[in-house]
Molecule: transfer RNA
Organism: Betaproteobacteria bacterium
RNA sequence: CCGCCCGUAGCUCAUUUGGAUAGAGCACUUGGCUUCGAACCAAGGGGUAGGGAGUUCGAAUCUCUCCGGGCGGG
Numbered sequence: 001c002c003g004c005c006c007g008u009a010g011c012u013c014a015u016u017u018g019g020a021u022a023g024a025g026c027a028c029u030u031g032g033c034u035u036c037g038a039a040c041c042a043a044g045g046g047g048u049a050g051g052g053a054g055u056u057c058g059a060a061u062c063u064c065u066c067c068g069g070g071c072g073g074g
Stems, first nucleotide, its partner, number of pairs: 001073007010026004019057001028044005050066005
């Protein structure tokens, strides 16, 4: 310098070809249970999707650019 892949909640990930309010598990908070705690049960908070721009009636999903990480090549 060139090519490819990835970036969604605190963590690990899902979201089939663009479609209706963006989800799961763990973690966290509150309550129950318990002598206290763990486990268990119930309820709850938390992200508009790495940043920005564009296409579209509509974008996590398509395009461009930048940032970060990984792999390969010279």